Small-subunit ribosomal RNA, central domain from an uncultured bacterium, 349 nucleotides, folded computationally.
Context: one part of a larger RNA
RNA sequence: UUGGGCGUAAAGGGUACGUAGGCGGGCCUGCAAGUCUGAUUUGAAAGCACACGGCUUAACCGUGUGAGGUAAUUAGAAACUACAGGUCUAGAGAGUGGUAGAGGUAAAUGGAAUUCCAAGUGGAGCGGUGAAAUGCGUAGAGAUUAGGAAGAACACCAGUGGCGAAGGCGCUUCUCUGGACUGUAACUGACGCUGAGGCUCGAAAGCGUGGGGAGCAAACAGGAUUAGAUACCCUGGUAGUCCACGCCGUAAACGAUGAAUACUAGGUGUAGGGGUUGUCAUGACCUCUGUGCCGCCGCUAACGCAUUAAGUAUUCCGCCUGGGGAGUACGGUCGCAAGAUUAAAACUC
Numbered sequence: 001u002u003g004g005g006c007g008u009a010a011a012g013g014g015u016a017c018g019u020a021g022g023c024g025g026g027c028c029u030g031c032a033a034g035u036c037u038g039a040u041u042u043g044a045a046a047g048c049a050c051a052c053g054g055c056u057u058a059a060c061c062g063u064g065u066g067a068g069g070u071a072a073u074u075a076g077a078a079a080c081u082a083c084a085g086g087u088c089u090a091g092a093g094a095g096u097g098g099u100a101g102a103g104g105u106a107a108a109u110g111g112a113a114u115u116c117c118a119a120g121u122g123g124a125g126c127g128g129u130g131a132a133a134u135g136c137g138u139a140g141a142g143a144u145u146a147g148g149a150a151g152a153a154c155a156c157c158a159g160u161g162g163c164g165a166a167g168g169c170g171c172u173u174c175u176c177u178g179g180a181c182u183g184u185a186a187c188u189g190a191c192g193c194u195g196a197g198g199c200u201c202g203a204a205a206g207c208g209u210g211g212g213g214a215g216c217a218a219a220c221a222g223g224a225u226u227a228g229a230u231a232c233c234c235u236g237g238u239a240g241u242c243c244a245c246g247c248c249g250u251a252a253a254c255g256a257u258g259a260a261u262a263c264u265a266g267g268u269g270u271a272g273g274g275g276u277u278g279u280c281a282u283g284a285c286c287u288c289u290g291u292g293c294c295g296c297c298g299c300u301a302a303c304g305c306a307u308u309a310a311g312u313a314u315u316c317c318g319c320c321u322g323g324g325g326a327g328u329a330c331g332g333u334c335g336c337a338a339g340a341u342u343a344a345a346a347c348u349c
Base pairs, nucleotide, nucleotide: 004320005319006318007303008302012317014201017198021194022193023192025088026087027086028085029084030083033081034080035077036076037075038074039073040072041071048066049065050064051063052062053061054060091191092188093187095184096183097182098181099180103177104176107173108172110154114150115149116148117147119145120144121143125136126135162169163168206247207246208245209244210243211242215241216240220236221235222234223233258316259315260314261313262312263311266294267293268292269291270290271289272288273287274286275285276284277283298305299304322349323348324347331342332341333340334339
């Protein structure tokens, strides 16, 4: 490289947008670049096929014929692709009427709880554990009553419920705003799919500057446990967790399953619409979109997947090629750093 693969054996990029490129709906007409056919010229020899012959045979060799292959010129064909022109509406978009939603952003408000502060009552313990101790408390703790302050998170509702490209999103109200679904079928007329580079977003932790700091809590200190205990348990406790702005760019970023399109038995839930019908209030049936479970055909090494495919096909991208060395070294790029990304070899089994 070819081939074969990528749920779990090695392998789907964390995610979207999008450039080049690749691929691309129906019909008509033209052209003839690709494509196909014929003719002429060319197409060395050897080789290949067949026949005959020569070494005793064979390998080998010789003679003859043929096939094959290249390019040019020329005459045609028009199915497919390309190109050009026209046209259509089933893809895609868009107008209009509705719907659901923790989708995003900024601001405001609320109650429960926790801790702290000051005060009243009260007077000996509290706290913690397997048991204890460290710790707090007669300088009045804990308990309880009313008051004040602060920060963070939003019980129940809550649901294999919803929304979002993914990360993710949950008190309430409001500002600005993205997307989806459904009815209708005026409008555009292939405007589409994918997407190397590129660029956007991207949990947690971490970093920079400035705030904030109730609870929790790496590090750290003490008490226990233990042979030891740099742990598990307990008492404390700083970064951090929170906010603003900027960086980082990674995760078992998982459905360990790339995106798009079409087709292929059923059954049963659930969420949001639409329709028919019946009771007027639940319902029954049909249908679109999402989301679960079960289960044929088919697939799979098996497990299992099974209209939300891991089935049947097509297009495009990414990735894999024995284990270790190693996602490491070196170099490049990015970063304040931590590090990230790209990415070997010797050697060894």